[in-house]
RNA sequence: UUCUUAUCCAGAGCGGUGGAGGGACGGGCCCGAUGAAACCGCGGCAACCACCCAUUUCGGGAAAGGUGCCAACUCCUGCGGGGCUGCCCCCUGAAGAUGAGAA
Numbered sequence: 001u002u003c004u005u006a007u008c009c010a011g012a013g014c015g016g017u018g019g020a021g022g023g024a025c026g027g028g029c030c031c032g033a034u035g036a037a038a039c040c041g042c043g044g045c046a047a048c049c050a051c052c053c054a055u056u057u058c059g060g061g062a063a064a065g066g067u068g069c070c071a072a073c074u075c076c077u078g079c080g081g082g083g084c085u086g087c088c089c090c091c092u093g094a095a096g097a098u099g100a101g102a103a
Base pairs, nucleotide, nucleotide: 001103002102003101004100005099006098007097008096013042014041015040016039017038021031022030023029025078026077027076028075043070044069045068048066049065051061052060053059074095080091081090082089083088
């Protein structure tokens, strides 16, 4: 990098360095000099893998290990369909993110 598969309406931030961007992409709408990205320290959330119990694949537990995450539903939307006339709601797909496995 590609493929397979599970999940994505919950949850969880302070400090230091830094100095203008960030929220994947397009369109929106937001966040940001009351300090963005990035890096570091400490803290926290969650429970995918691993672990323990149980068990034919369901389930329960713990949080010391491997990841992940800590504005807004994946911030909303994108393709298709529906309810129906609010420019609102619902279903599905694509895309994306994360884990596990494989090439």
Description: Predicted 3D model of a 103-nucleotide RNA (SAM riboswitch aptamer (S box leader)) from Melghirimyces thermohalophilus. The model forms 97% of the base pairs in the Rfam consensus. The coordinates come from a structure-prediction model, not an experiment, and the mean pLDDT is 84.